[in-house]
RNA sequence: GGGAGCUUAGUUAAGUGGUAUAACAGUGGUCUCCAAAACCACGGUCGGGGGUCCGAUUCCCUCAGCUCCCGCUA
Numbered sequence: 001g002g003g004a005g006c007u008u009a010g011u012u013a014a015g016u017g018g019u020a021u022a023a024c025a026g027u028g029g030u031c032u033c034c035a036a037a038a039c040c041a042c043g044g045u046c047g048g049g050g051g052u053c054c055g056a057u058u059c060c061c062u063c064a065g066c067u068c069c070c071g072c073u074a
Stems, first nucleotide, its partner, number of pairs: 001070007010024004018054001026042005047063005
């Protein structure tokens, strides 16, 4: 330099145009002499910017970060 993939909650992931989800973690409660476990409830998330669309996490452009492949120079 050329190409490909990934970025969603604190963590690991699903969802890929029409109300953003799960598990674990966290908080509160029930239970218990206390705690753990179990059960119930709650809060929290689409990397930044722009475009298309009635509507964007999803499609397009751009920027940033991470990973991989190919090539060049030394």
Notes:
Predicted 3D model of a 74-nucleotide RNA (transfer RNA) from Candidatus Giovannonibacteria bacterium RIFCSPHIGHO2_02_FULL_46_20. The RNAcentral record of the sequence draws on ENA. The prediction has a mean pLDDT of 82. Rfam family: tRNA. The family's RNA type in Rfam is transfer RNA. The source organism's lineage runs through Bacteria, Bacteria candidate phyla and Candidatus Giovannoniibacteriota.